RNAcentral holds the sequence, with entries from Rfam. This is a predicted structure of a 104-nucleotide RNA (SAM riboswitch aptamer (S box leader)) from Sphingobacterium hungaricum. The model forms 97% of the base pairs in the Rfam consensus. The organism belongs to Sphingobacterium, within Bacteria.
RNA sequence: CGCUUAUAGAGAAAGGUAGAGGGAAUAGACCCGUUGAAGCCUUAGCAACCUGACACUUGGUCAAGGUGCUACAUUCUACUCCAAUUAAUGGAGAAACAUAAGUU
Numbered sequence: 001c002g003c004u005u006a007u008a009g010a011g012a013a014a015g016g017u018a019g020a021g022g023g024a025a026u027a028g029a030c031c032c033g034u035u036g037a038a039g040c041c042u043u044a045g046c047a048a049c050c051u052g053a054c055a056c057u058u059g060g061u062c063a064a065g066g067u068g069c070u071a072c073a074u075u076c077u078a079c080u081c082c083a084a085u086u087a088a089u090g091g092a093g094a095a096a097c098a099u100a101a102g103u104u
Stems, first nucleotide, its partner, number of pairs: 002103006013043005021032003026078004044070003048067003051063004074096001079093005
C1' cells in the first nucleotide's frame, strides 16, 4: 500500500517561519486567502478511536498516555430509491474520502 470493522451535522487556538495558494479525487458550484494560503516549528486546546481509572440492567463518567483533530455538515452536489410538486425541495441508502483499531 491492500483488506476488515467502527465513526464522521457536536467540539477545539495563538505565535514564529514562509510567500500564493487552499477547501481528498473527477466535474460543477460556493467559500477562505498579501487584513497573509499550503508546508514546517513551538505552545495551547478538543475528545473520534486505542489506553487507564470508576461505574456497569439498559452501555455512561473522568483522565489526556498513543494516534488524530482545531473555517464553512466529509463546504455542497453528482449514483440508487421514496415522498411532494408545474418545478424548486426533503428523507433514506450506496459509493468515495478522512480517522482509529486490527490484520496478510